[in-house]
Parts: sequence; structure tokens; C1' cells
RNA sequence: GCUAAUCAAGGCGAUGGAGUCCGCCUUUAACCGCCGCUUUGUCCGCCAAAGCGGCUGAUGACUCCUACCUUGGG
Repeated sequence: GCUAAUCAAGGCGAUGGAGUCCGCCUUUAACCGCCGCUUUGUCCGCCAAAGCGGCUGAUGACUCCUACCUUGGG
């Protein structure tokens, strides 16, 4: 210096922060939402990619805070 294994630790779970729990990944990783239409590719497929339009949610789950939206009251 390289490779492998183990341990510790770290990272991630479609929009912010914190706590708890769960799951995933080990940097060539985990993760980067859904629906419809069009085009292209094609193994001729509800397959893939790109483009356009539309929809839900600040959670992976629970609780709280913040932001946003709706309704009512002061």
C1' cells in the first nucleotide's frame, strides 16, 4: 500500500426541527411519491426513458414544535 473479515460508528426512509421506536444501507450503498396523456426505444409489455398535465402528505410510525391550508369564535 492492496484485499477480506470483524468491531465501533455513521448514513438513509418524496417538503423543516426534536424525542422514542422500527426498517434499510456500508459509500460502486440505502433514499430520491402517485395518476393520466404523448413521443422514443423496444424483448412490441400497463416494459423503460423523456416531455406535458393532474393529485396527496411537513411522520417510515407515534408525540410535540414550526410553516402552509380550511372552518368557527374572540

Fluoride riboswitch aptamer (crcB RNA motif) from a bacterium, 74 nucleotides, folded computationally. Its mean pLDDT, the model's own confidence on a scale to 100, is 77. It matches the Rfam family "Fluoride riboswitch aptamer (crcB RNA motif)". Rfam links the family to the GO terms response to fluoride and positive regulation of gene expression.